This is a predicted structure of a 1452-nucleotide RNA (small-subunit ribosomal RNA) from an uncultured marine microorganism. Model confidence (mean pLDDT): 83 of 100.
RNA sequence: AGGGUUCGAUCAUGGCUCAGAGCGAACGCUAGCGGCGGGCUUAACACAUGCAAGUCUAAAGGGAACUUGUUCCCUUGGCGGACGGGUGAGUAACACGUAGAUUACCUACCCUAGACUCGUGAAUAACCCUUAGAAAUUUGGAAUAAUACACGAUAUGGCACUUGUGCUGAAAGAUUUAUCGGUCUAGGAUGGGUCUGCGGCCCAUUAGCUUGUUGGUGAGGUAACGGCUCACCAAGGCUACGAUGGGUAGCUGGUCUGAGAGGAUGAUCAGCCACACUGGGACUGAGACACGGCCCAGACUCCUACGGGAGGCAGCAGUGGGGAAUAUUGGACAAUGGGCGAAAGCCUGAUCCAGCUACGCCGCGUGUAUGAUGAAGGCCUUAGGGUUGUAAAGUACUGUUGUAGGGGAAGAAACAAAUGACGGUACCCUAUGUAGAAAGCGCCGGCUAACUCCGUGCCAGCAGCCGCGGUAAUACGGAGGGCGCAAGCGUUGCUCGGAAUCACUGGGCGUAAAGGGUGCGCAGGCGGUCUAUUAAGUCAGAUGUGAAAGCCCGGGGCUCAACCCCGGAACUGCAUCUGAAACUGGCAGACUUGAGUAUGAGAGAGGAAAGUGGAAUUCCUGGUGUAGAGGUGAAAUUCGUUGAUAUCAGGAGGAACAUCAGUGGCGAAGGCGACUUUCUGGCUCAUAACUGACGCUCAUGCACGAAAGUGUGGGUAGCAAACAGGAUUAGAUACCCUGGUAGUCCACACCGUAAACGAUGAAUGCUAGUUGCACGGCUCAUUUGCAUGCUGUGUGACGCAGCUAACGCAUUAAGCAUUCCGCCUGGGGAGUACGGUCGCAAGAUUAAAACUCAAAGGAAUUGACGGGGGCCCGCACAAGCGGUGGAGUAUGUGGUUUAAUUCGACGCAACGCGCAGAACCUUACCCAGUCCUGACAUCCCUGGACCACUAUGGAGACAUAGCUUUUCGACCUAACGGAAGAAUCAGGUGACAGGUGCUGCAUGGCUGUCGUCAGCUCGUGUCGUGAGAUGUUCGGUUAAGUCCGGUAACGAGCGCAACCCCUGUCCUUAGUUGCCAAUUAUGGAACUCUAAGGAGACUCCCGGUGUUAAACCGGCGGAAGAUGGGGAUGACGUCAAGUCCUCAUGGCCCUUAUCGGCUGGGGCUACACACGUACUACAAUGGCAACUACAAAGAGCUGCGAAGUCGCGAGGCCAAGCUAAUCUCAAAAAAGUUGCCUCAGUUCGGAUUGGAGUCUGCAACUCGACUCCAUGAAGUUGGAAUCGCUAGUAAUCGCGGAUCAGCAUGCCGCGGUGAAUACGUUCCCGGGCCUUGUACACACCGCCCGUCACACCACGAAAGUUGAAUUGACCCGAAGUCGUGCACCUAACCCUUGUGGAGGGAAGCGCCUACGGUUGGUUCGAUGAUUGGGGUGAAGUCGUAACAAGGUAACC
Repeated sequence: AGGGUUCGAUCAUGGCUCAGAGCGAACGCUAGCGGCGGGCUUAACACAUGCAAGUCUAAAGGGAACUUGUUCCCUUGGCGGACGGGUGAGUAACACGUAGAUUACCUACCCUAGACUCGUGAAUAACCCUUAGAAAUUUGGAAUAAUACACGAUAUGGCACUUGUGCUGAAAGAUUUAUCGGUCUAGGAUGGGUCUGCGGCCCAUUAGCUUGUUGGUGAGGUAACGGCUCACCAAGGCUACGAUGGGUAGCUGGUCUGAGAGGAUGAUCAGCCACACUGGGACUGAGACACGGCCCAGACUCCUACGGGAGGCAGCAGUGGGGAAUAUUGGACAAUGGGCGAAAGCCUGAUCCAGCUACGCCGCGUGUAUGAUGAAGGCCUUAGGGUUGUAAAGUACUGUUGUAGGGGAAGAAACAAAUGACGGUACCCUAUGUAGAAAGCGCCGGCUAACUCCGUGCCAGCAGCCGCGGUAAUACGGAGGGCGCAAGCGUUGCUCGGAAUCACUGGGCGUAAAGGGUGCGCAGGCGGUCUAUUAAGUCAGAUGUGAAAGCCCGGGGCUCAACCCCGGAACUGCAUCUGAAACUGGCAGACUUGAGUAUGAGAGAGGAAAGUGGAAUUCCUGGUGUAGAGGUGAAAUUCGUUGAUAUCAGGAGGAACAUCAGUGGCGAAGGCGACUUUCUGGCUCAUAACUGACGCUCAUGCACGAAAGUGUGGGUAGCAAACAGGAUUAGAUACCCUGGUAGUCCACACCGUAAACGAUGAAUGCUAGUUGCACGGCUCAUUUGCAUGCUGUGUGACGCAGCUAACGCAUUAAGCAUUCCGCCUGGGGAGUACGGUCGCAAGAUUAAAACUCAAAGGAAUUGACGGGGGCCCGCACAAGCGGUGGAGUAUGUGGUUUAAUUCGACGCAACGCGCAGAACCUUACCCAGUCCUGACAUCCCUGGACCACUAUGGAGACAUAGCUUUUCGACCUAACGGAAGAAUCAGGUGACAGGUGCUGCAUGGCUGUCGUCAGCUCGUGUCGUGAGAUGUUCGGUUAAGUCCGGUAACGAGCGCAACCCCUGUCCUUAGUUGCCAAUUAUGGAACUCUAAGGAGACUCCCGGUGUUAAACCGGCGGAAGAUGGGGAUGACGUCAAGUCCUCAUGGCCCUUAUCGGCUGGGGCUACACACGUACUACAAUGGCAACUACAAAGAGCUGCGAAGUCGCGAGGCCAAGCUAAUCUCAAAAAAGUUGCCUCAGUUCGGAUUGGAGUCUGCAACUCGACUCCAUGAAGUUGGAAUCGCUAGUAAUCGCGGAUCAGCAUGCCGCGGUGAAUACGUUCCCGGGCCUUGUACACACCGCCCGUCACACCACGAAAGUUGAAUUGACCCGAAGUCGUGCACCUAACCCUUGUGGAGGGAAGCGCCUACGGUUGGUUCGAUGAUUGGGGUGAAGUCGUAACAAGGUAACC
């Protein structure tokens, strides 16, 4: 610090997502040790049990025990139970923080100073007796003490005022003689109470709230101010700087994150607050409205003898429950601290320790060194090797931790002693030992470090985002290997960051989300020049404060670290004081440039009202006139013989104003268009007279605001939603046509929205120019004008700098700046729901969420496409000729059938295609029989020659038997001979063979196609942020990206062309088998021909056109003229085109096999039918018969086969010649001449069938070809539609060849005869270039919308039902304070008296009031038959609305 993800690619916008850090965490797997910390975030849910607050006999009385002077117990009394500890429910508040105020207050214990501590009295508890009760508890009587209670006196005190008087008002003693107390006064310290400024959450779909409310007077009350309370008086108080209401929440120091500013958070530690089962209340006290006190009410739990009682863990442990989840019913008061006490001491779940727990942080270890044969094993492999890997083993060491033994603290400070829970702990020493007891987790497609194999086969699964998986998955699962971290590692959740993605630092609004429809204008914000003053803002210095801890810096202590201690800095803040005066603000004075006024001119569809006008449409009346009119792509509905349309005249009525008319004018916008008059708003120019900052902007508000729509009343010619009819169509609730009502018009009143757009808020200033238009003003003098120049306002076009993602904007800014307002924050849901406001309604305005997606969107680029445009080409159309489609047959295909009808090919570019030839073979298919190392290859072992031949069985493969036969040979040996081995056969063994089995969507090679179309690219340079562009576009031209010219391009490559072959003319050379002559022998080299080499043609020459070009047109010459004709030659690429069945090949599959091998037979030849391609025809341009001519190119020894002869013939017999310019096939046919046929289903046509044959071949039944005789079908030129061809072509005629035993209407070649037509490019098809639009990029066979149907999800409405919160009114009214209290009770003290009074108490009553009740609202939930739209969902239905002119331009 960034990365991934929208696209074919690009830039920008924009969301989603990742990498980092953190946590009181949880879960999964795993786990050796120690230190320091942390540990119910949920149910402020309920709690068993134990403990958590007592102490004092040196205040007092009593009882008991025995050790007879001690202890224990009870009671009265004192002090403390308001601290410490817990929790965060409530609280949006002076609760908290910070800074202040308190002349408006209190403060026990403590400290200081001073004074005092005198006199007297009446009770009461425990105890004793007694009543009631289950208990808790309680009744009555009698006795008694005090530092308990009461009174008096006194007091420097307090209060009041007459200022020296009045009133009020204390005390307590104990004792061991050290002391400890008590009362008053003043002060201090400490702790508190109260008040104030400022600060810190969300919602305006909460806008008005308030009656003790705001203030005053008086009184009461309080420690104290105060409506704190009460009586009376006034009517105030708060609020857009957010009152009131609702939701949420303890606040802070701090913590986490971040560069910071910020954002989030408020565990542990510390400060403050609040609470103590829920609600209310007071008592006591210095202090409470009191966690372990009291009273009442309520809920719950427990005890009960049913009468009544008891209780409150949000103290420490612990239990249940809840939950993803959070510990021991431990030890000690040794330390620190607290309470009481004079003290000893007692108490202390505060605290100090221990236990559990990887919850966090920190530290240590699980060994170290050496060790190559690079062991074994695993995994991979190209089979060579690589990797795990110095890793292991082995060798040599060490001893942290652990274990065992020994020693052993500090923490302890008192006063000499005594005193340690932790703890025999930390720490130290020794021993042990063959390192022995101690490593996991996650990941490995990209982001993101790390790759292979196997399994699986859109399954199982993964996934943070993009996305992986459909048979070769680095993405699933396993393994090997690797990467990362490590006693942990991952996952999940949450926070900040990245996110400049709410932008103060630090964003935007023409088209991406975003300028309000427009103006006026209050509040608010901002504001010209000069002078003086002030000191609120601002700046400087000082003082106080900003608790400690924490963070940071420097030291120090635990072996280090975490942790702890000390010091410093910091705490960016607040308050006060002193100063400065530039700027902002305040106050005062001046100025004229901003703004306005005045005077004089000017332009204008600016507005409102009244009136007037002509053209046109329609209607009415009348005339003329006759059969149609109207309308359309074509029609029909419609009008018309009752006279239309047309035409003439007259009349009625309404609406709109042609030409002028113009990116011309006016207006704030909406908008405004005949003419005249009246009323009226604004603007501009000139003058520089007047005022003197009077200004700009503007939330809320007010006004205006197209069309449509609404209400009331008019009006209605034309047009025209709805509606009707006619067409179109598969349908047509549309487009087209004929009609036609609201409406459009007027008046008044609503509505308040538009793509209300310049998609651009208003204002001010500044920043190059050029050129139009409109309306003003000034002006020069050579043109006296409708001119020129200058200047102002408005409105256009272009263009620099600059800006912009680009497009573009550019003095009318989208530039550079300032001020103010409005608005935006991913797409969808949705401008929707609910609520509010407005409206008669329609609806408008304000305006969410759940849920869902990883995009949606902008600009530009390259393609592709368009029922877009321009240019051009092609047998593409047109002009012609001949066909196909109809018939019969042949052949291929589909379908059907079958045991099998093998397989492939499917628009063009499959279908006489693979097949240049299926009777067996082929053959891959079916049936049957049969073989298993195999028909074929290599290796090993054994044996032998094998083969061939014969016989038998069998359909054959094959089996069995017989016979026959005996290869070569390194080397050794004198030789005979032996002999490895080679070849071959048989048998055996297993490695393997074999597969026309699958995948052409794993592939190579080959091929088709666009297309022989003219295109496809590159280097350098330049332009652009970039994809890309340029070049290759443009003007001409060409068959051509062919060439020329121009040009930010200059060059180049693959294609085009040329080079190659055939053919057309000539020449040279060569002449056999060819040619010529000839009777042969033989001769000749002129021609034809053959086959080798040359020549020739290049737009060369002339004229014209054209840019002095390229080129085109015409012409000369020439055998040939404009690539002469034909062929071969096929750019980059497209179609996952075709082929695994030519071949090769990865992977998968079969292996005594329905997948290999062999054999026999069958099938590929089937046949209701459909299609393609051909042949033959339908006849007279013909058929038949007879006769007569003229080719080219080929083939031939398992061959072609002459002549002769036999047969009607296919053919047979015999056989010459030919390995071919020699011989043979071989006859060319159409043509020509003559004759017959005479328009018929025929002397056309030949299918089909019967009979008889020939040939090939083991074999013609399924299933060959041919011949002869007989038979003689359909068919009389072919519907819609469709194919080929531009010259030696079409058409027509025959000939040859490959394949092949045989089989040709197919295919490949050859020559003969030999046309017609092309005006032209509008249209159909295909293609090329340029341009344009695009929501397409799998690229129009694209994309995509809505209803319906189905499933799921969340939400709204809904008769209602139900709950919570809050609130108004009323009823009831506990406890309790306060007030009252004649009747009841009454020891002190006082007054009277001997009895009373006063005083006190109690019952009762009153005010207030908690809980409760009745009733009515408000708000928020839950639920609800049914219902509404929305979202999502591989292959549903119907249409085709949008994207191209999307086929009716789209949209608001």

Its Rfam family is "Bacterial small subunit ribosomal RNA". Its family is annotated with ribosome and structural constituent of ribosome in the Gene Ontology. The sequence is in RNAcentral, with records from ENA and SILVA.